[in-house]
RNA sequence: UUAUCAAGAAAGGUGGAGGGAUUAGGCCCUUUGAAACCUUGGCAACCUGCCCAAUGUGGAAAGGUGCCACUUCCUUCUUUGCAUCUGCUGCAAAGACAGAUAA
Numbered sequence: 001u002u003a004u005c006a007a008g009a010a011a012g013g014u015g016g017a018g019g020g021a022u023u024a025g026g027c028c029c030u031u032u033g034a035a036a037c038c039u040u041g042g043c044a045a046c047c048u049g050c051c052c053a054a055u056g057u058g059g060a061a062a063g064g065u066g067c068c069a070c071u072u073c074c075u076u077c078u079u080u081g082c083a084u085c086u087g088c089u090g091c092a093a094a095g096a097c098a099g100a101u102a103a
Base pairs, nucleotide, nucleotide: 001103002102003101004100005099010040011039012038013037014036018029019028020027024075025074026073041068042067043066046064047063048062050059051058052056072098076096077095078094079093080092081091082090083089
């Protein structure tokens, strides 16, 4: 820089109190065992390679990554539309910012 981010996919061992990116709040997960590490399994199909009467918005999944509670768990800003008890309040859409992953 580009693409994607409401789908999908967990068991065991070690460990022993935290975890859901950061700050704060909320909401959750967690001693019926958090983080982290290891093993095995799985999901997905970004990259490499592979398959084809079809070359594709195709298939499969060997390798390189990634991922496997909750929408990126929710929140911020701008614009537009609608609603409104008139409080820059609520809802919706698009965009921006931040973040994650891949190339």
A computed fold for a 103-nucleotide RNA from uncultured Aureispira sp., annotated as SAM riboswitch aptamer (S box leader).
It matches the Rfam family "SAM riboswitch aptamer (S box leader)". About the family: The SAM riboswitch is found upstream of a number of genes which code for proteins involved in methionine or cysteine biosynthesis in Gram-positive bacteria. Its family is annotated with regulation of gene expression in the Gene Ontology.
Of the family's consensus pairs, 97% are formed in the model.
The coordinates come from a structure-prediction model, not an experiment, and the mean pLDDT is 80.
The RNAcentral record of the sequence draws on MGnify.